RNA sequence: GGAGUCGGCCAGACAGUCGCGGUGCUUUGGCACCGAGGAAAGUCCGGGCUCCACAGGGCAAGGUGCCAGGUAACCCCUGGGGGGCGCAAGCCUACGGAAAGUGCCACAGAGAUCAGACCGCCCAAGCGCUUCACGGCGCCGGCAAGGGUGAAAAGGUGCGGUAAGAGCGCACCGCGCGAGUGGCAACACUUCGCGGCACGGUAAACCCCGCCUGGAGCAAGACCAAAUAGGAAAGCAUUCGCGUGGCCCGCGUGGCUUUCGGGUAGGUCGCACGAGGUGCGCGGUGACGUGCAUCCCAGAUGAAUGACUGUCCGCGACAGAACCCGGCUUAUCGGCCGACUCCAUAU
Numbered sequence: 001g002g003a004g005u006c007g008g009c010c011a012g013a014c015a016g017u018c019g020c021g022g023u024g025c026u027u028u029g030g031c032a033c034c035g036a037g038g039a040a041a042g043u044c045c046g047g048g049c050u051c052c053a054c055a056g057g058g059c060a061a062g063g064u065g066c067c068a069g070g071u072a073a074c075c076c077c078u079g080g081g082g083g084g085c086g087c088a089a090g091c092c093u094a095c096g097g098a099a100a101g102u103g104c105c106a107c108a109g110a111g112a113u114c115a116g117a118c119c120g121c122c123c124a125a126g127c128g129c130u131u132c133a134c135g136g137c138g139c140c141g142g143c144a145a146g147g148g149u150g151a152a153a154a155g156g157u158g159c160g161g162u163a164a165g166a167g168c169g170c171a172c173c174g175c176g177c178g179a180g181u182g183g184c185a186a187c188a189c190u191u192c193g194c195g196g197c198a199c200g201g202u203a204a205a206c207c208c209c210g211c212c213u214g215g216a217g218c219a220a221g222a223c224c225a226a227a228u229a230g231g232a233a234a235g236c237a238u239u240c241g242c243g244u245g246g247c248c249c250g251c252g253u254g255g256c257u258u259u260c261g262g263g264u265a266g267g268u269c270g271c272a273c274g275a276g277g278u279g280c281g282c283g284g285u286g287a288c289g290u291g292c293a294u295c296c297c298a299g300a301u302g303a304a305u306g307a308c309u310g311u312c313c314g315c316g317a318c319a320g321a322a323c324c325c326g327g328c329u330u331a332u333c334g335g336c337c338g339a340c341u342c343c344a345u346a347u
Stems, first nucleotide, its partner, number of pairs: 001343010012312007020035006037318001041329002044327005049217004056249004061213005066080005081095001082093004096208002101206002103202003118147002120143003126139005155173006174197001175195005180189003221269004231260006240254004276295008
């Protein structure tokens, strides 16, 4: 100097004039303070909160899937392990089980799982023909080691053995089982023993296994005021219904279901003090926890931030809360800071 990787912060600024919403005070004239995001978005998860229900048990269904932690909880986060990618810093991971069972592996190829003979190798044993004989030919028989096909072909390399071969035998490697060592564990091992060794892949196929899960949702729910028709009809009825997804058992309960018709849809609360923010200390590799101090930082309801002027500049992207919070995902103009990796050059 170039090319990268990971993490953090900011979100146009200043001044003036008028306007908008909330809270507090008020002499009711007004004054003071505060007032959209890093994603407020998607509604994909998890909860807090509210209501229903003796809130229980089971089936089905759904979610999740290496280990250990964090958290209110999670499909999130942190740290490890296995696998893959990258020279590396780093990144990705739908990562339990194929010896419970079933299914699938196109085409090519002889044959694609308890599966094979296309090109080939042998002709030992047996039969026939032939040769003086050695031998030769054919049948029968043996092989899957060599070649070929394929993503993948009945473990790999070497030695012995055989008629030719083959874990047929042996050595080493691989694989399986058991022990030992390290680690909480997943797992690892230049460790040891036994076994010729179950037959490849695929569960992001069905399935099996472990763990988790009541339901509905702020249009939840509570209160106040007002109005109407304390309406009508039909059906079922304890062997029946109803009780916040489905089914069964249990429990509770006595009315329930359907059709027609009428009234109201107004106001207050819920509604922001929170699993809250910030600073410092301590503990921890870390996520985070904890102690002290300090701060209050939007609450609209047809929906609050607008308009104008001047200056600066990164010339303004994506974009506006509606019960709240923790995540994930998606969109995005730019600016600043820190750490690390590789390449080239110079000293």

A computed fold for a 347-nucleotide RNA from a Gammaproteobacteria bacterium, annotated as Bacterial RNase P class A. Rfam family: Bacterial RNase P class A. It is annotated as a ribozyme. The coordinates come from a structure-prediction model, not an experiment, and the mean pLDDT is 79.